[in-house]
The part of an RNA shown here (large-subunit ribosomal RNA, domain VI) has 252 nucleotides and comes from a Bacteroidota bacterium. Lineage of the source: Bacteria > Pseudomonadati > Bacteroidota.
Context: one part of a larger RNA
RNA sequence: CGUUAGAGAAUUGAGAGGCGCUGACUCUAGUACGAGAGGACCGAGUCGGACAUACCGCUAGUGUACCAGUUGUUUCGCCAGAGGCAUCGCUGGGUAGCUAUGUGUGGAUGAGAUAAGCGCUGAAAGCAUCUAAGUGCGAAACUCACCUCAAGAUUAGUUCUCUUUAUAAGGGUCGUCAAAGACUAUGACGUUGAUAGGUUAUAGGUGUAAAGGCAGUAAUGUCAAAGCCGAGUAAUACUAAUUACCCGUAAG
Numbered sequence: 001c002g003u004u005a006g007a008g009a010a011u012u013g014a015g016a017g018g019c020g021c022u023g024a025c026u027c028u029a030g031u032a033c034g035a036g037a038g039g040a041c042c043g044a045g046u047c048g049g050a051c052a053u054a055c056c057g058c059u060a061g062u063g064u065a066c067c068a069g070u071u072g073u074u075u076c077g078c079c080a081g082a083g084g085c086a087u088c089g090c091u092g093g094g095u096a097g098c099u100a101u102g103u104g105u106g107g108a109u110g111a112g113a114u115a116a117g118c119g120c121u122g123a124a125a126g127c128a129u130c131u132a133a134g135u136g137c138g139a140a141a142c143u144c145a146c147c148u149c150a151a152g153a154u155u156a157g158u159u160c161u162c163u164u165u166a167u168a169a170g171g172g173u174c175g176u177c178a179a180a181g182a183c184u185a186u187g188a189c190g191u192u193g194a195u196a197g198g199u200u201a202u203a204g205g206u207g208u209a210a211a212g213g214c215a216g217u218a219a220u221g222u223c224a225a226a227g228c229c230g231a232g233u234a235a236u237a238c239u240a241a242u243u244a245c246c247c248g249u250a251a252g
Base pairs, nucleotide, nucleotide: 001152005163006162007161008160009159010158011157015149016148017147018146021049022048023047024046025045026044027043033038051106052105053104054103055102059100060099061098062097066093067092068091069090070089071086072085073084074083075082076081110144111143112142117137118136119135120134170247171246172245173244174190175189176188177187178186195240196239197238198236199235200234201233202232204229205228206227212223213222214221215220
């Protein structure tokens, strides 16, 4: 821009893409078969491999704005306690998120029409013949079925609802943001408000802070599962989402 008024939702599916794998073992059954040795079809089940996909409750990794320990040096006048720099200085852990090595799920089943093949009936050709007329079965391939996208499918579909002289219904600018993200877009929210921050509580992490008291000559221990804390969860309008503006109306 179109879809012949505009808008908000919900849909149909022309069409397109994806998937499609496979092993071992157990039972049937040491059965059928076979002199024996050996040893099934069909059918039922269990456990796997590779592949694909989703997720983070478990395990594991990362986690340069979390916690702790510690070396050298420097600054805060000194002690104590802290800060800076040294690969995040090094080391031990680690929330959210993101991940796999972790967990869950999938290939199925069924139908249709068939291939090779196997048939039925059956003449030409008194027989025979699956074929000439007719008719049945038959494969991971084909068409459906399963999953995803999909009306720019210009053949532009369908359903419901809303709206108009007051600038309507609705949308946007703007602001707070994240499950989204290069920008845009998408999604949540904007006081009739929990959208983000803060605060409080809590999950979780680290591991028992400083100062002081007490015990000890002291190191140290204890009061103290303390103190601190990024992204988690909940509550709470304390702060910021103010005010306002723009676009948007045709046929009967």